[in-house]
RNA sequence: AGAGUUUGAUCCUGGCUCAGAACGAACGCUGGCGGCAGGCCUAACACAUGCAAGUCGAACGUGAAAGUCCUUCGGGAUGAGUAAAGUGGCGCACGGGUGAGUAACACGUGGGAACGUGCCCUUGGGUACGGAAUAACAGCGGGAAACUGCUGCUAAUACCGUAUGAUGUCUUCGGACCAAAGAUUUAUCGCCCAAGGAGCGGCCCGCGCCUGAUUAGCUAGUUGGUGAGGUAAUGGCUCACCAAGGCAACGAUCAGUAGCUGGUCUGAGAGGAUGAUCAGCCACACUGGGAUUGAGACACGGCCCAGACUCCUACGGGAGGCAGCAGUGGGGAAUAUUGGACAAUGGGCGAAAGCCUGAUCCAGCCAUGCCGCGUGAGUGAAGAAGGCCUUAGGGUUGUAAAGCUCUUUCGGGUGGGAAGAUGAUGACGGUACCACCAAAAGAAGCCCCGGCUAACUUCGUGCCAGCAGCCGCGGUAAUACGAAGGGGGCAAGCGUUGUUCGGAAUCACUGGGCGUAAAGCGUGCGCAGGCGGGUCAUUAAGUCAGAGGUGAAAUCCCAGGGCUCAACCUUGGAAUUGCCUUUGAUACUGGUGGCCUAGAGUUCGUGAGAGGGGUGUGGAAUUCCUAGUGUAGCGGUGAAAUGCGUAGAUAUUAGGAGGAACACCAGUGGCGAAGGCGACACCCUGGCGCGAUACUGACGCUCAUGCACGAAAGCGUGGGGAGCAAACAGGAUUAGAUACCCUGGUAGUCCACGCCGUAAACGAUGAGAGCUAGGUGUCGGAACCUUUCGGUUUCGGUGCCGCAGCUAACGCAUUAAGCUCUCCGCCUGGGGAGUACGGUCGCAAGAUUAAAACUCAAAGGAAUUGACGGGGACCCGCACAAGCGGUGGAGCAUGUGGUUUAAUUCGAGGCAACGCGAAGAACCUUACCAGGCCUUGACAUCCCGGUCAUAGUUUCCCGAAAAGGAAGCGUCAGUUAGGCUGGACCGGUGACAGGUGCUGCAUGGCUGUCGUCAGCUCGUGUCGUGAGAUGUUGGGUUAAGUCCCGCAACGAGCGCAACCCUCGCCCUUAGUUGCCAGCACGUUAUGGUGGGAACUCUAAGGGAACCGCCGGCGUUAAGCCGGAGGAAGGUGGGGAUGACGUCAAGUCUUCAUGGCCCUUACGGCCUGGGCUACACACGUGCUACAAUGGCGGUGACAGAGGGACGCUACUCCGUGAGGAGAUGCCAAUCUCAAAAAGCCGUCUCAGUUCGGAUUGCAGGCUGCAACUCGCCUGCAUGAAGUCGGAAUCGCUAGUAAUCGUGGAUCAGCACGCCACGGUGAAUACGUUCCCGGGUCUUGUACACACCGCCCGUCACACCAUGGGAGUUGCUUUUACCCGAAGCUGGUGAGCUAACCGCAAGGAGGCAGCCAACCACGGUAGGGGUAGCGACUGGGGUGAAGUCGUAACAAGGUAACC
Repeated sequence: AGAGUUUGAUCCUGGCUCAGAACGAACGCUGGCGGCAGGCCUAACACAUGCAAGUCGAACGUGAAAGUCCUUCGGGAUGAGUAAAGUGGCGCACGGGUGAGUAACACGUGGGAACGUGCCCUUGGGUACGGAAUAACAGCGGGAAACUGCUGCUAAUACCGUAUGAUGUCUUCGGACCAAAGAUUUAUCGCCCAAGGAGCGGCCCGCGCCUGAUUAGCUAGUUGGUGAGGUAAUGGCUCACCAAGGCAACGAUCAGUAGCUGGUCUGAGAGGAUGAUCAGCCACACUGGGAUUGAGACACGGCCCAGACUCCUACGGGAGGCAGCAGUGGGGAAUAUUGGACAAUGGGCGAAAGCCUGAUCCAGCCAUGCCGCGUGAGUGAAGAAGGCCUUAGGGUUGUAAAGCUCUUUCGGGUGGGAAGAUGAUGACGGUACCACCAAAAGAAGCCCCGGCUAACUUCGUGCCAGCAGCCGCGGUAAUACGAAGGGGGCAAGCGUUGUUCGGAAUCACUGGGCGUAAAGCGUGCGCAGGCGGGUCAUUAAGUCAGAGGUGAAAUCCCAGGGCUCAACCUUGGAAUUGCCUUUGAUACUGGUGGCCUAGAGUUCGUGAGAGGGGUGUGGAAUUCCUAGUGUAGCGGUGAAAUGCGUAGAUAUUAGGAGGAACACCAGUGGCGAAGGCGACACCCUGGCGCGAUACUGACGCUCAUGCACGAAAGCGUGGGGAGCAAACAGGAUUAGAUACCCUGGUAGUCCACGCCGUAAACGAUGAGAGCUAGGUGUCGGAACCUUUCGGUUUCGGUGCCGCAGCUAACGCAUUAAGCUCUCCGCCUGGGGAGUACGGUCGCAAGAUUAAAACUCAAAGGAAUUGACGGGGACCCGCACAAGCGGUGGAGCAUGUGGUUUAAUUCGAGGCAACGCGAAGAACCUUACCAGGCCUUGACAUCCCGGUCAUAGUUUCCCGAAAAGGAAGCGUCAGUUAGGCUGGACCGGUGACAGGUGCUGCAUGGCUGUCGUCAGCUCGUGUCGUGAGAUGUUGGGUUAAGUCCCGCAACGAGCGCAACCCUCGCCCUUAGUUGCCAGCACGUUAUGGUGGGAACUCUAAGGGAACCGCCGGCGUUAAGCCGGAGGAAGGUGGGGAUGACGUCAAGUCUUCAUGGCCCUUACGGCCUGGGCUACACACGUGCUACAAUGGCGGUGACAGAGGGACGCUACUCCGUGAGGAGAUGCCAAUCUCAAAAAGCCGUCUCAGUUCGGAUUGCAGGCUGCAACUCGCCUGCAUGAAGUCGGAAUCGCUAGUAAUCGUGGAUCAGCACGCCACGGUGAAUACGUUCCCGGGUCUUGUACACACCGCCCGUCACACCAUGGGAGUUGCUUUUACCCGAAGCUGGUGAGCUAACCGCAAGGAGGCAGCCAACCACGGUAGGGGUAGCGACUGGGGUGAAGUCGUAACAAGGUAACC
């Protein structure tokens, strides 16, 4: 410090997720030791048991028992005045626990004045004289108990009176009032009054301190005053009276949540989160209320009352409060021992000894955390064994182990043994520590290994099981699941989960944004608020500086020190960013005062304008009405129909009525804040610009709340209504058509008044001010120049282009989206949702304000490359058109589907499967079926044994054959002479063979297709943040990215073309088997013979064609058009040749091959059958339907091929297929071989002399074999068919059409395929349309790329949520009732020790009673909130449901608000 994730890729926006640190944690697996810390976060739930606050005899009266002494043996005295209870004193208000309540002067911080203070310290003074009781105790009672009554006795530092009082308090300044306690024995400790101090506490104030405005108003003791009461003290703290205040948008009140702080965690910091342990403060003590005592409490281990709960009970009554320490139950994911000691520190009491102390110090449990240590060290290669992988060689685990040498930390054993303790006292503890002993001996796991993120292989599994933090893995080759081997990380721990901060600049103070990504209010006016021109003076609030006080300690940081180190502990420093006081400074901001004119405004002159409101007026047009002319249609559409019209329409003429809107002018022209404003005239009226002088003197800018305006639609009342036109009706269209189109048509549109308050109210751009290059239009004004036209300058408005700058890019650019300042509004992932609930507004419609649950990992912006478009432009192609001939109808052939079958083997499936693989299924082929057989196999290699009298072949038997059995013939080579070697075969064993079994979606190779289309790319440079672009686009041209020109490109590669083959012309060479002009011979005839090398031809090499020449066009180019010449002319015809790629195209059945599968079978052999089936459907062909023909006749003319298991001349036989004989030829020699269309004659339009299917009979050939199932021949038979619906195919010249010929395969089988020549056309205006393709451009929500994407209803499942008759809680509030304990006031006839009094009695007090206040409780009613709720609303999610097709392209009616 970043990374992953939206896309085909890119940049941006933006969310989600990860890596880090932390924890009072929990869970899973594992677990050696020690130190230091920590340990109910949940039920402030309920608690058994024990302990947690006592102490003092030096305040007091009593006073056992032990012991001692005496004794009459009953007892008495004494007895440390001991134990013990009681009176009294002090303590119990500390210490310890918890965080329920509390949003508060509770806390933090800094101040303040009107107070209190036991114990402690200092100082001054005093401590005199009396009195009356009472507990304990004794006696008698009550009660189950708790406890308690009566009578009697007694002490005090308990209680009371008197005295003395002031520097004390009060005061009318005369005065009045208030105290004490002794103990013990010579020394102290106490007591009282007063003053001061220290520490502690009470009270007041400034500032700071969570969320919600879907909580906006709250408040009657409320705010203040006067007086009184009360308190330690100020104060409405309380009361009486008076006044009507007080708080609040700087957030009162209400609701929710919460103890606050030092600190802790995180972070670079600013911040954010948090408030365990330690420390400070507060609050609470079963719940609520109350007071008493006291220096201090409204009191955790005190009291009273009420309530809930628990316990005891003799039923009459009583007792209790662990949020003290342990512990129990419960709750919970979860948190310890009913331990030891007062040795230390501290606390209470005491003079002290001492007692008490679950405070505390220690120990126990727990890996809960932090820190430290160990589980061994060295050596050791046969790189052991085993495991795993393997290309089978090896690699790896791995110096790891074993082995050898060594050490002993920790743990164990034995012995010694502290500090903590100033004199005594040690729970911890025989602990820490030290020494010795034994033995490598007792001590390693957890997570991860697709990317992020360090670490990889095999097997298993097969969208299953599972993983997953995000992206995502898994559908038969998973580095992602599970296991193993190996590796990586951390380590007595490791992972997971949860939570916090970080990363997140993702709430942005530091440090973000708002044209299109989320985001500028529709517009203006304007209160509060915020901000504000120049200058002088003053002030010193902000601001800055110095000093002082405070900011507890601990923590953090720095420097030291102590535990062996560390964690930990400790000393000092720094820091504590804050607050307060004070002294200064005065630039800036603020306050105050004075002055100024540049902002703002006023005045005068002038100008433009659809600015607003009102009243009138006008013409064109539509419609309607009346009348005339006139006749059959009009109207409407893609085409129609509905509709109108013979009752006279439409058309046309004239007149009239009525309403609405204002053509041309008209312009990115004008005006207005925006919405918006358009005929003309008049009236009223707002704003603005320019020019000019004078005046005012900052009067300004912005603006939350507020107020006003605000298109269209809509609403209310009343008018109006021509045209248009939601709804509605009809007609069309359509699968449907509640639409688009047509004919009608009502609200509405118009006017007046009143509502509504919203729009894609848009420049998707808030207002104001200043600054920052220009160029060019236009509107309004002014000045100057100019003869006109016009020009220059300037101010204001409105456009376009463009520099700097900005921007993610697009773009903006003096009218900023640039650079700055001020103010306002708004945003924080998508969906849910601008929705629900609540509030406000509205007549309603609805508007406004505005969530959450849940769900997704994206949603989005701009730009890029493609693809696509029922977008555009240009171009090409037998693509259309123009033609010729077909297919689709018939019969047959052939392939396919389907069906059938034991099997009808398999593959191919739009073009680009279907006369395709198959260039040839009777057996074989053959892969299929039935049956019969074989199991190292039909075939390969290795091993063992045997044979070579083998193998092979012939015959016979059984059998369907294979297989099996028998007999005969047959008798290898080399050699070292050894059954040695080789070879062959037989038998056996196991490794293995074998598989046309699966996967073409694991593959190679080959092939099809777009397409012989003209494209596809690269290097360098340049442009762009980038994907990418440029080049390759543009202007021409071409068959062509062919070439030329231009150009930030310059070059290059694969394609195109050319080079290759063939045909066409010529030449040279050569001359047999081919040729024969001339010469010669010969024949009925024939290059037959001699000969020739001229010609044809053959086959080898050359030449020839290049827009080269001429003219025109073109840019002077490329090139195009025409012409000449030429055998051939603009690539001369044809072929071969197929760029980058696309289709997971085809092929595992040509071959090869990974993986999987079968192994007496999914392998092998054989016979027979099947692939040839047949209601039917489709493709491709053949033959036809006839006269351009059939039939008959006829010594016309090719080319290219084939031939020895062959082609066969010729002769004979047969009607023929063919047969018999025979000859030539391994082929320019012989042969297949006859070419056929042609020509001549005949038939005369008919199911025929067309057509030949089908069937019968008889034959031929091939072949072991023609039944299933071959081909051919002859005779006979003579079907459909008379030119073919919708639709559809081929072809542009030696082509189509037509005619025959040959070949491969092959024993035989050809209408198919491949090849060859003969005859030989028609047409192309042209590119609008159909199809395919190319280039450029445009739109896009597509990128699996339109066979794309995608919307809504319905149906089903699940989830959360709104409404809902109500119902159940909780909380708050109003009114009233009740009114415990208690305090206060009143009363007090009952009771009454101290004082007065001789007494009677009095003073004073108490009980009781009454009243006010008041907790709990009750009645009635509001507000809020939560749970449940029949039914119901929408929403979300969910591989393959239904209906349509709304959106994205002009999305097929542009879309949207």
This is a predicted structure of a 1457-nucleotide RNA (small-subunit ribosomal RNA) from an uncultured Hyphomicrobiales bacterium. RNAcentral holds the sequence, with entries from ENA and SILVA. It matches the Rfam family "Bacterial small subunit ribosomal RNA". Rfam links the family to the GO terms structural constituent of ribosome and ribosome.